[in-house]
Context: one part of a larger RNA
RNA sequence: CUGGGCGUAAAGGGCAAGUAGGCGGCCUGCCAAGUCGGGUGUGAAAGGCGCGGGCUCAACCCGCGGAUGCCAUUCGAAACUGGCGGGCUUGAGGGCAGGAGAGGAGAGCGGAAUUCCCGGUGUAGCGGUGAAAUGCGUAGAUAUCGGGAGGAACACCAGUGGCGAAGGCGGCUCUCUGGCCUGUAUCUGACGCUCAAUUGCGAAAGCUAGGGGAGCGAACGGGAUUAGAUACCCCGGUAGUCCUAGCCGUAAACGAUGGGCACUAGGUGUGGGAGGUAUCGACCCCUUCCGUGCCGGAGCUAACGCACUAAGUGCCCCGCCUGGGGAGUACGGCCGCAAGGUUGAAACUC
Numbered sequence: 001c002u003g004g005g006c007g008u009a010a011a012g013g014g015c016a017a018g019u020a021g022g023c024g025g026c027c028u029g030c031c032a033a034g035u036c037g038g039g040u041g042u043g044a045a046a047g048g049c050g051c052g053g054g055c056u057c058a059a060c061c062c063g064c065g066g067a068u069g070c071c072a073u074u075c076g077a078a079a080c081u082g083g084c085g086g087g088c089u090u091g092a093g094g095g096c097a098g099g100a101g102a103g104g105a106g107a108g109c110g111g112a113a114u115u116c117c118c119g120g121u122g123u124a125g126c127g128g129u130g131a132a133a134u135g136c137g138u139a140g141a142u143a144u145c146g147g148g149a150g151g152a153a154c155a156c157c158a159g160u161g162g163c164g165a166a167g168g169c170g171g172c173u174c175u176c177u178g179g180c181c182u183g184u185a186u187c188u189g190a191c192g193c194u195c196a197a198u199u200g201c202g203a204a205a206g207c208u209a210g211g212g213g214a215g216c217g218a219a220c221g222g223g224a225u226u227a228g229a230u231a232c233c234c235c236g237g238u239a240g241u242c243c244u245a246g247c248c249g250u251a252a253a254c255g256a257u258g259g260g261c262a263c264u265a266g267g268u269g270u271g272g273g274a275g276g277u278a279u280c281g282a283c284c285c286c287u288u289c290c291g292u293g294c295c296g297g298a299g300c301u302a303a304c305g306c307a308c309u310a311a312g313u314g315c316c317c318c319g320c321c322u323g324g325g326g327a328g329u330a331c332g333g334c335c336g337c338a339a340g341g342u343u344g345a346a347a348c349u350c
Base pairs, nucleotide, nucleotide: 003322004321005320006319007304008303012318014201015200016199017198021194022193023192025088026087027086028085029084030083031082033081034080035077036076037075038074039073040072041071049065050064051063052062053061054060091191092188093187094186095184096183097182098181099180103177104176105175106174107173108172109171110154115149116148117147118146119145120144121143125136126135162169163168206247207246208245209244210243211242215241216240220236221235222234223233258317259316260315261314262313263312266295267294268293269292270291271290272289273288274287275286276285299306300305323350324349325348332343333342334341335340
């Protein structure tokens, strides 16, 4: 001496449940596996180290010494780890009393708007653009009024507001249902944390079958632009977008920041709760818990920046990185209807 790292340089698994495993609160008794100490045995020689000596030196060789450390056995220690037993309540969970919410699933309902259809009024344009044209319109469009159909999305409220593990969730009502927060300290008594494997969830696009189809709109057709224009702009428009059932399993699945616990100046917003002061009361003010923002000190950082929502200070567990290209490719395995996904190299080259 016995790695260093992962916000942006390579690197946090998309998210969760959870098995094995790893790790684990306070007090106490016993055991003695780990741990520590003593004794004995063993630890061959050569080599290495120290001292001395022999070849003229050295390499090389010789002598002596010490050391190493595993193991076995035996005796002992009991703080720590572990095992067994007993107890505790602060970790964790439950009860009770309250609370907020676009959390999830199903059913029903509503209004605005677009489009289409019917009817009325009405006449020559409408539409579109940088300007135009394609397009629509005298078979009466656009505009306007009344009626009807249908699908999709829910203006305002709306907020670095809320909820959810993540993906994500936004009109209203009802039914079923998950989680969270606060207060109390009534119960259990360490029941905890993390998690390879495994299982489940997982935007959009895509796929299978059946429905649906208003608007939008890959592909495609046309009009423009241009040197060209397989684009950007315009007119159309099919899949798709929507529903049901089943696949797919990816993403700049991002806070590019895994989870848990503890500790470490402040200031100022905002959402949910509790308590107090005060008051006739509401407000205001103060304290406290949970969430979510901004600013900022110590500390950290290559810098940018982070800074009680840490990227600070520590402990526990998991995942991952190890020069660029080749390459997230090839091969093989597994999964998938397919598209492809997942696991994941090497030659060669710089």
The part of an RNA shown here (small-subunit ribosomal RNA, central domain) has 350 nucleotides and comes from an uncultured bacterium. Its Rfam family is "Bacterial small subunit ribosomal RNA". Its family is annotated with structural constituent of ribosome and ribosome in the Gene Ontology. The RNAcentral record of the full RNA draws on ENA and SILVA.